This is a predicted structure of a 251-nucleotide part of an RNA (large-subunit ribosomal RNA, domain VI) from Saccharimonadales bacterium (SeqCode).
Context: one part of a larger RNA
């Protein structure tokens, strides 16, 4: 743009289409069948696990130039002290939230149906007989073929189906525009725009560091302690309109 009333939301049916599709050992049946012995099954059952593939961050790590804390060295805040600033995030040691690891965890491959190949088979003339093996004309039979499992799907023009809402000319719904993330290269999707908890602040506070400064006491001092599991953060949760989503145009 069509999907022929028409808009607006939700839930679908499946033409077609793509994924997946593996293999190992170990018990058990059984030291049974079979074999003289040596050795040693089919079928059937059950555990465990490796490659691999989808999802996740709840537990084990990674990573975290948000963030805590120790330090070197230099500069500035007049000085002490306490801090900022460079130095690779200066440089170490920890780490929340995201985001990730056969480095983590959880599932999956099955099983089952339907038609077959090879190969075994039943019936059975031609050809009074035989023949599975074919000529009529039936069955078994494979990790391979269709389905069945997962994902996409009605631009399937043959353009499907249900519900609910407005409307027979009302009006329905969108954008512009702003506040944002489960999104996200820019569109887009989402979540919101005062009838508001969209972000940010503020309050709790999961967690992270690890006991701030000041000040008292020890101590000649470095330093130690007490006050103080303190201070400082706090990407996830909760609450809260204090700031900004204001008025308002257009299709």
């Nucleotide at each position: 743009c069509g999907u022929u009333a028409g808009g607006a939301a939700a839930u679908u049916u499946g033409a077609g289409a793509g994924g997946a599709g593996u293999g190992g050992a170990c018990c058990c049946u059984a030291g049974u069948a079979c074999g003289a012995g040596a050795g040693g099954a089919c079928c059937g059952g059950g555990u465990u696990g490796a490659a691999c593939g989808c999802a996740c961050c709840g537990c084990u790590g990674g990573u975290g130039u948000a963030u805590c804390a120790g330090u070197u060295g230099u500069u500035c805040u007049a000085c002490c002290a306490a801090g900022g600033g460079c130095a690779u995030u200066g440089c170490u040691g920890a780490g929340u939230a995201g985001c990730u690891a056969u480095c983590g965890u959880g599932c999956g491959g099955a099983a089952c149906g339907g038609a077959u190949a090879a190969g075994c088979g039943c019936u059975g003339a031609a050809a009074g007989c035989a023949u599975a093996u074919u000529a009529a004309g039936c069955g078994c039979g494979a990790a391979g073929c269709c389905g069945a499992c997962c994902u996409c799907a009605a631009g399937a023009u043959u353009a499907g189906a249900u519900u609910u809402c407005c409307c027979u000319a009302u009006g329905a719904c969108c954008u512009c525009c702003c506040u944002g993330a489960a999104a996200g290269a820019c569109g887009a999707u989402c979540a919101g725009g005062u009838u508001g908890a969209u972000a940010g602040g503020c309050g709790c506070a999961a967690g992270a560091u690890g006991u701030a400064a000041g000040u008292g006491c020890g101590g000649c001092a470095a330093c130690g302690u007490a006050u103080u599991u303190a201070g400082u953060c706090g990407a996830a949760g909760c609450g809260u309109a204090c700031u900004a989503a204001u008025a308002g145009a257009g299709g």
Rfam family: Bacterial large subunit ribosomal RNA.
Model confidence (mean pLDDT): 82 of 100.